[in-house]
């Protein structure tokens, strides 16, 4: 230099015939249980605005296609693999 695979909440990791983003697990927070801890059970757990109801944003980055993009296209950054 060329080709391939991948990049998603704090971590791992799903969702590709384009149609609710974050299932599931771990961690964490609250409550119950315990003398206490651990374990177990229940609920919560991206960011932001809001008293609340609810709204906006969010898939490495920036654009594009589309009614609709994590998914398709272009450029680009990073990691790994292969070729030269």
């Nucleotide at each position: 230099g060329c080709g391939g695979u991948g990049g998603u909440g704090g971590c791992g990791g799903a969702a590709u015939u384009g149609g609710u983003a974050g299932a599931c697990g771990c961690a964490c927070c609250a409550g119950c249980u315990u003398g206490a801890g651990g374990g177990g059970c229940u609920g919560g757990c991206g960011c932001u605005c809001g008293c609340a109801a609810g709204g906006g944003c969010g898939u490495g980055a920036u654009g594009g296609u589309u009614c609709g993009a994590g998914u398709c296209c272009a450029u680009u950054c990073c990691a790994c693999c292969g070729c030269a």